This is a predicted structure of a 73-nucleotide RNA (transfer RNA) from a Candidatus Daviesbacteria bacterium. The same sequence occurs in records of 6 taxa. The sequence is in RNAcentral, with records from ENA. The prediction has a mean pLDDT of 82. Its Rfam family is "tRNA". From the family's description: Transfer RNA (tRNA) molecules are approximately 80 nucleotides in length.
[in-house]
RNA sequence: GGCCCUGUAGCUCAGUAGACAGAGCAGUCCCGUCCUAAGGGAAAGGUCGGGGGUGCAAUUCCCUCCAGGGCCG
Numbered sequence: 001g002g003c004c005c006u007g008u009a010g011c012u013c014a015g016u017a018g019a020c021a022g023a024g025c026a027g028u029c030c031c032g033u034c035c036u037a038a039g040g041g042a043a044a045g046g047u048c049g050g051g052g053g054u055g056c057a058a059u060u061c062c063c064u065c066c067a068g069g070g071c072c073g
Stems, first nucleotide, its partner, number of pairs: 001072007010025004018056001028042004049065005
């Protein structure tokens, strides 16, 4: 330098045009216990990497840039 993949909650990942964007774990609060733990319950947590485009509608499609990874030279 060329090609490909990935980027969504603190972490690991779903969702791949349409509804308030979800789960598990972690963290917080409550119950529980003499205390702690196990266990149970509740709430919270998001510029969907940045910008632009298409479209009635974009996390999803297209372009570009950025970051990470892989292959080739």